[in-house]
RNA sequence: CACGCAUAGCUCAAUGGCAGAGCAGUGUAUUCACCGACGCGGGUUCGAAUCCCGCUGCGUGCA
Numbered sequence: 001c002a003c004g005c006a007u008a009g010c011u012c013a014a015u016g017g018c019a020g021a022g023c024a025g026u027g028u029a030u031u032c033a034c035c036g037a038c039g040c041g042g043g044u045u046c047g048a049a050u051c052c053c054g055c056u057g058c059g060u061g062c063a
Base pairs, nucleotide, nucleotide: 001061002060003059004058005057006056009023010022011021012020017046025034026033027032039055040054041053042052043051
């Protein structure tokens, strides 16, 4: 410098329109119920986890 990633304690989903699943945790806990998250700052939009810009961190590649 180029590309990619960042969502729950862990592993991962989510077409610009209600934030979900499995495991974990709590309820004597099997059914069942509950708990809990969109890295940070701006912009676009009626509406942003999602699109755009910047920053931070991580990974891969080139030199």